The part of an RNA shown here (small-subunit ribosomal RNA, central domain) has 349 nucleotides and comes from a Candidatus Saccharimonadota bacterium. It matches the Rfam family "Bacterial small subunit ribosomal RNA". Gene Ontology terms of the family: ribosome and structural constituent of ribosome. The sequence was found in a public genome assembly.
Context: one part of a larger RNA
Order: sequence, then C1' cells, then structure tokens
RNA sequence: CUGGGCGUAAAGCGUGCGUAGGUGGCGUGUUAAGUGAGAUGUGAAACCGUGUGGCUCAACCAUACGUUGUGUCUCAUACUGGCAUGCUAGAGGACGGCAGAGGCAAGUGGAAUUACGAGUGUAGCAGUGAAAUGCGUAGAUAUUCGUAGGAACACCAAUGGCGAAGGCAGCUUGCUGGGCUACUCCUGACACUGAGGUACGAAAGCGUGGGGAGCGAACAGGAUUAGAUACCCUGGUAGUCCACGCCGUAAACGAUGCAUACUAGUCUUAUGGGGUAUCGACCCCCUGUGAGACGAAGCUAACGCGAUAAGUAUGCCGCCUGGGAAGUACGGCCGCAAGGCUAAAACUC
Repeated sequence: CUGGGCGUAAAGCGUGCGUAGGUGGCGUGUUAAGUGAGAUGUGAAACCGUGUGGCUCAACCAUACGUUGUGUCUCAUACUGGCAUGCUAGAGGACGGCAGAGGCAAGUGGAAUUACGAGUGUAGCAGUGAAAUGCGUAGAUAUUCGUAGGAACACCAAUGGCGAAGGCAGCUUGCUGGGCUACUCCUGACACUGAGGUACGAAAGCGUGGGGAGCGAACAGGAUUAGAUACCCUGGUAGUCCACGCCGUAAACGAUGCAUACUAGUCUUAUGGGGUAUCGACCCCCUGUGAGACGAAGCUAACGCGAUAAGUAUGCCGCCUGGGAAGUACGGCCGCAAGGCUAAAACUC
C1' cells in the first nucleotide's frame, strides 16, 4: 500500500480550452514486452513458518522442508501493449434548413425622473406610525408648452429562450461564436479526461481621463429610544454610467466535476423533422434536441434523487480525513493598493 467517501454531515476547482500523463471502438496478420506454464541457477548462516525428534514439560536445542522474489532457456498467444493493414457504429467534415435577451460595434426611439426657461395660478408642498428637519409669498406643490442631460428599457414576458460559467432583454444595421435538425456523401478512431499551463470570470474595489438624471456607502440634520454611532424621514459625497488598464473573489449554488453506455411510465413546455388529416391552419401519431412537474425499480442516515439520477457501470481529474486555533502565522508567487493563491504548528476540547 491492498480503505471509506464528497446534494444537505468534512469534501466537486467559478467556468472553458488544452500540454504531459492516464484511459480508449470493430476485424485480420505479425511480434511476444506485459501475462501464463515448464525447466534450471540463485535466494548464505542465524532468524521466521510447518512437520518430526531431544532435555520429565516449556523456554531452549537438533533436523527436514518451505521462504513473496529474481536471472537464463523453452513453450503458449486468449487478453493488454508494439508494428502493419483494413472497417464504420465513436469523433469530425461537406451540402440544405431552423430557433434563440449568445458576443462585439455603430446608429436610433418613446415613456418616466430631475433641472432650467416661459405661461396659468395661490398657500401650502413633501414626509411619517405620528412628527420634525426640508421646500414655499424672492410665488413652491399642481398644471401647460419648450429646452437640456443621464440612466434604464413598461406591455410583449413565460413555470419561455441563449450561453462553458460569470451572465444576456427597446428598435435597426454591420461583423461574429455556438447549438439543433434532415438526407445522402466524405475522412477513417482523428476519441474521453486533463497534473502543470492558459483564457474568461457578478458585485464591490483600484489607476488615468470623461460623465453624472435617478439612486446612494460615508457624512450632516430630523425623529425613535434608557441609549440608537441603526431600523424611519430630509439632504448627500464616493460609487453606480463610458473608454482603457488592473483586481480574480461570491450562498461564482443544482451547495450535485466531465464524458460514455444501460435501466417502467404519466403530464406540461420550447424548438426541428416525418406521417396522418385538411382547401388550409388545428387535432392526432412517430422521431430528435432542450426546459420542468410527478413517479416504477433501484439508491439514500433521513430528507429526498429517480433517463437533466443522488440508479447500474466504465475512464480521467479535483477534493475530504474530529472541533477550535485558521483559511490564520511564516515563507514564496501575484497585485498600484485593497488583498488574492499556496498553507502549517504550539496550545486546547
């Protein structure tokens, strides 16, 4: 070492791409490395194991055999591997279609909030549990017209769709990624996973320059209260927005890694294809791909999961190993900083 696990008890990297490595479809031939068999050498003695014997037993002693292993030779060839050659069921490509808030950029639209200008008009408005701070006779609120600017896109809208994840929603155009489906054709295992690595990665935060309507950490005031560094109210700066560059974390969640195969059904929904039917659209049936609800078997400590598995299996990666100390210290790497990543121990229960 030969364990057991990872939805909620400790445990799936936030998510892709991909190097090494591990693993790998159906045949034929060859090889004989792994594998199996036989022969032979070695495997010192003591020790160890088993049998037998000797001290009255035992310890002790003697003796025979054994001792994972390993070298060489010969044989076997099912499986794994190597080499050669072939195949098409995996994978990929071509041709025809389809749906979509997938991404990037430019342009553009209306509603609303706010501010400003002008008109009408007069004493209140706003706010709350109730108030007050606040705004208003220097004419507010309300109302009409105009102007400006920023941000977000009501209805459609869904229990809906797209994306690897983060995430994505007015409209138009351009560029662009992925997916699905139908029929033939093409390549011929080109595949799966993926330590390192690399790319993407909400919000907040940081740097430089813009922008700033609304909202709004901090802050100020008013209330509440025993107090009120809060909850409520009136204001309000960073920020929220844009460009470029950083940061690299989240309950980044399905708290469920990826791929493949297999294992009852029922209902709903999105989007393809085929059939039936029809003037046509529905309806109905079959067949893909997604998104949901319930449930057989099975699984589970239970809750629950149940073809979108947490069932039955295989391959590969990641991770866990009592609580606290601690995701901390130290060191290293990264960062402008904030901090991030890696990651202990003493001690204690």